[in-house]
This is a predicted structure of an 89-nucleotide RNA (c-di-GMP-I-GGC riboswitch aptamer) from Sulfurovum sp. Of the family's consensus pairs, 95% are formed in the model. It was read from a public genome assembly, where an Rfam model found it. Taxonomically the source falls in Sulfurovum (Bacteria, Campylobacterota, Epsilonproteobacteria, Campylobacterales).
RNA sequence: AUAUAUAAAGCCAAACUGUCCGCAAGGGCAGGACGGAAAGCCACGGGUCUUAUUUUAUUCUUUUAAAUCAGAUGGCCGGGCUGCAUAGU
Numbered sequence: 001a002u003a004u005a006u007a008a009a010g011c012c013a014a015a016c017u018g019u020c021c022g023c024a025a026g027g028g029c030a031g032g033a034c035g036g037a038a039a040g041c042c043a044c045g046g047g048u049c050u051u052a053u054u055u056u057a058u059u060c061u062u063u064u065a066a067a068u069c070a071g072a073u074g075g076c077c078g079g080g081c082u083g084c085a086u087a088g089u
Base pairs, nucleotide, nucleotide: 001089002088003086004085011036012035016031017030018029019028020027021026034075040081041080042079044078045077046076047073048072049071050070052068053067054066055065057063
């Protein structure tokens, strides 16, 4: 440096529950573990989701689809940066 072992010491924490924030997607804290070799950090590209506005079809209450701005998701994928250990190469 690469790679990820029936290794060692550790680390993170899904769903769910309680509580707080947010119109919402979702996020914080506590409990809890489905899992994770970066499940550490970053919205750069893509995907997905949410609000608002406009347009469109419609049963004109409503609902569907598209577009635009804003936001969310790093445990959706890619990418960038950083890090522990060293059996093997």